[in-house]
Context: one part of a larger RNA
RNA sequence: GCCUGCGAGUGUAUGUAUGUUGCAUUUGGCUAAGUCCGUUACUGGACGGAGCCUCAGGGAAACCGAGUGUGAAUAGCGCGUCAGUAUCAUACAUACGACCCGAAGCCAAGUGAGCUUGCCAUGAGCAGGGUGAAGUGUGAGGAAACUCACAUGGAGGCCCGAACCCGUAGAUCGUACAACGUCUUGGGAUGACUUGUGGUAAGGAGUGAAAAGCUAAUCGAACUUGGUAAUAGCUGGUUCUCUCCGAAACAGCUUUUGGGCUGGCGUCGUGUGAUCCCUCCGGGGGUAGAGCACUGGAAGGGACAAAUAGGGGGAAACCUCGUUGUUCCUAUCAAACUCCGAAUACCGGCAGAUUACAGCACGGCAGUUAGACAGUGGGGGCGAAGCUCCACGCGUCGAAAGGGGAAGAGCCCUUGAUCGCCAGUUAAGGUCCCUAAAUUAACGCUCAGUACAACUUAAGGAAGUGAGGAUUCACUGACAAUGAGGAUGUUGGCUUAGAAGCAGCCACCAUUUAAAGAAAGCGUAACAGCUCACUCAUCGAGAGUCCUUGCGCCGAAGAUGAUCGGGGUUAAGCGUUAUACCGAAACUGCGGGUGUGCGUCUUUUUCGAAAGAUGUAUGCGGUAGGAGAGCGUUCGCAUCCGCGAUGAAGCCAAAGGGGUGACCCAUGGUGGAGCGUUGCGAAGUGAGAAUGCAGGC
Repeated sequence: GCCUGCGAGUGUAUGUAUGUUGCAUUUGGCUAAGUCCGUUACUGGACGGAGCCUCAGGGAAACCGAGUGUGAAUAGCGCGUCAGUAUCAUACAUACGACCCGAAGCCAAGUGAGCUUGCCAUGAGCAGGGUGAAGUGUGAGGAAACUCACAUGGAGGCCCGAACCCGUAGAUCGUACAACGUCUUGGGAUGACUUGUGGUAAGGAGUGAAAAGCUAAUCGAACUUGGUAAUAGCUGGUUCUCUCCGAAACAGCUUUUGGGCUGGCGUCGUGUGAUCCCUCCGGGGGUAGAGCACUGGAAGGGACAAAUAGGGGGAAACCUCGUUGUUCCUAUCAAACUCCGAAUACCGGCAGAUUACAGCACGGCAGUUAGACAGUGGGGGCGAAGCUCCACGCGUCGAAAGGGGAAGAGCCCUUGAUCGCCAGUUAAGGUCCCUAAAUUAACGCUCAGUACAACUUAAGGAAGUGAGGAUUCACUGACAAUGAGGAUGUUGGCUUAGAAGCAGCCACCAUUUAAAGAAAGCGUAACAGCUCACUCAUCGAGAGUCCUUGCGCCGAAGAUGAUCGGGGUUAAGCGUUAUACCGAAACUGCGGGUGUGCGUCUUUUUCGAAAGAUGUAUGCGGUAGGAGAGCGUUCGCAUCCGCGAUGAAGCCAAAGGGGUGACCCAUGGUGGAGCGUUGCGAAGUGAGAAUGCAGGC
């Protein structure tokens, strides 16, 4: 891992509701413990009225009573003025293990020091080599104390290094040789050394050269058993089918925020019977917008006032700039401004319309209280976020499949999948190929592979190109090009070494002219030289500038390999039109099932109704969850004068038949002794999941 088996809402007591049955509705219902009797086997019978519910309530009470309390009240208001009770079943609640499995833990009583820590007693072990303390002897010196030399001696938590003890560094191993080893390297190795045997100290206790170390592979409180099914607002799991409806992720409170309680939203029952929604009519408002009339902000201009911070001028008077305040004009801004002011929304209502469904009231049972994105209006943030927090009885997902969006919870389509069909029509979206359908039609644009649906772009730059407009010049000849001229006073004056159009300063005239600056640029040391402005000729028809706008270009940089989904495309791109076609579980067609409402008929009836047939209308996606109807397993009572060795149960077989389904029946084989139908009843009643448990492989 697979297979097989086992594996989770149970029992008792009490209560509430619903249903069933009995007895009651002139008031009634019921026994409990216990006692007695009975049976093959007790799910049996009798007694037992103790007690409980009901029959009257109101009040704190006295008390009164279909009333009573409050109150001065004969008022008003509150609570009352209705037949039930008992068993059983189902659902839920409460107490218990309470649907099942799961802690870490707490307490008690015991067991452990054969591991390890400390201690006690008694034993054992330490190759070899080195160093050479004290002391002693002899000699020398010395008055002595003592010193020196040489021998001797053999000390030391001394040195090197095996055994032994340890475990520094690296490697190896890491389903190991090993639940800590092995190899190399290393530390101690006469000592606070190592070790044998025996003993001793223990669980809030021991022991500890102290690491919360160690106390039997267990230690920030050992192990075993018990309390014990500890508790777990937490995680996981929770077993057959079909039918109807179908949520919530919000509010308040909470030592509360991943939990609860109450309300909201779901479902079922009972009642009411259009009360809901919509239309219409009538209301109040101060939002969007707008405005500046108030409150404030902020810009420009004018006027006036105050001698008024300061500066300037003047001898002064005073003038001027400025300062502060007020006011006027112009153009403005505001969530906490408003002279104004919608759309919606909200409230009320005579009425109208629609309706099997809605609304409302009471009761049973819930689940939900982590929401997500999109749109719109806002706060926070950076007018960031697949960000965060509100709002809108908004949409979708959640709990929704199908088609589109390459792919995809929340976007678009579908008012949304009851079932079947190898039928048809469309939606969104598409129609060159992948890929169903136009290589469709018309007119334009784009040359950048721009682009090829949504999402990739800015400031800025440019004789890209299309459209529209304004304006200037132009056959009295424009623009461009080519040819020619571009002169004279004069090298203007000053400056300067020089300054001659062209370093700089000043002036910028005049003449001849078709025209020509006391010069726009290059150039020279200064001149020279080359152009320009300006003019003529040649030529012969448009040329220039600006504004608006369409599509393009540059600007344009990212992390694994690129790309429009791909191929590819000059349209198969972009814009404006048109007609076809494709395209879904939508709609239509044909056939079937089923829920609900309303009719009709038949049967049964406890007269409440139930079942069946048929017509019509309208439904049938669904998580949590509510409600209903069933299938199957084991056992019991009855039943079928049931089946069975002429073969029960069980098992095997895709093939037959029935049922929407759980499942049932038949047939064949195997098997070898029990088993079923029908009606009730009772449950150890359904397996794929729980890192489930046991076994097998």

Large-subunit ribosomal RNA, domain II from a Minisyncoccota bacterium, 697 nucleotides, folded computationally. The source organism's lineage runs through Bacteria, Bacillati and Minisyncoccota. It matches the Rfam family "Bacterial large subunit ribosomal RNA". Model confidence (mean pLDDT): 81 of 100.